RNA sequence: GGGCUCAUAGCUCAGCUUGGUAGAGCGUCGGACUUUUAAUCCGCAGGUCGGGGGUUCAAAUCCCCCUGAGCCCG
Numbered sequence: 001g002g003g004c005u006c007a008u009a010g011c012u013c014a015g016c017u018u019g020g021u022a023g024a025g026c027g028u029c030g031g032a033c034u035u036u037u038a039a040u041c042c043g044c045a046g047g048u049c050g051g052g053g054g055u056u057c058a059a060a061u062c063c064c065c066c067u068g069a070g071c072c073c074g
Base pairs, nucleotide, nucleotide: 001073002072003071004070005069006068007067010026011025012024013023020057029043030042031041032040050066051065052064053063054062
C1' cells in the first nucleotide's frame, strides 16, 4: 500500500440480509424473602446505535468518506 471483518446500555451480544416503537442476559439501584449475608423472586433506571455527509415520508439498517480494533496479502 491492497483486501476482509468488527464498532449498538457499565460488560457480553442480538437486531442490519427484508428501512417502520432500539432489545436480551449479566451488572447497578429499589423492594420482597432471610437474624444478617449470599442465593432466589419482583420492579425501575440506563443508548447522539464510533464520527460526518447523502438517499428516503422515515436510517442502527441502504450509499459515500473518515476514525479505531482485529485478520490476511504484498
Transfer RNA from Candidatus Bilamarchaeum sp., 74 nucleotides, folded computationally. The source organism's lineage runs through Archaea, Microcaldota, Candidatus Anstonellales, Candidatus Bilamarchaeaceae and Candidatus Bilamarchaeum. It matches the Rfam family "tRNA". It is annotated as a transfer RNA. From the family's description: Transfer RNA (tRNA) molecules are approximately 80 nucleotides in length. Its mean pLDDT, the model's own confidence on a scale to 100, is 81.